[in-house]
RNA sequence: UUCCGAUAAAGGCAAACCCAUUAAAAAAUGGGGGCGCAAAACUACGGGCCUAAGGCAGUAAAUGCUAAGGCAGCCGGGUUACCGAA
Numbered sequence: 001u002u003c004c005g006a007u008a009a010a011g012g013c014a015a016a017c018c019c020a021u022u023a024a025a026a027a028a029u030g031g032g033g034g035c036g037c038a039a040a041a042c043u044a045c046g047g048g049c050c051u052a053a054g055g056c057a058g059u060a061a062a063u064g065c066u067a068a069g070g071c072a073g074c075c076g077g078g079u080u081a082c083c084g085a086a
Base pairs, nucleotide, nucleotide: 004084005083012037013036017032018031019030020029021028022027035073041079042078043077045076046075047074048071049070050069054066055065056064057063
């Protein structure tokens, strides 16, 4: 230094749920909360998943399709990083 990961030390993050705000929604942000996490830090590049405002189809309504919207705590890839027993 790399792999690796303790019932180690110091710290860190924060699921569900509740409240507020934003949004068409998915969801996000803030507060509470704490299921879990050694990358649960960053990145939508590949796959996957969610939503469908607008658009398209439909005489129209219903409905269907569609991401330029999201999810990094779904799996890979890329980038960076704390600690140090075996």
This is a predicted structure of an 86-nucleotide RNA (c-di-GMP-I riboswitch aptamer) from a Bacillota bacterium.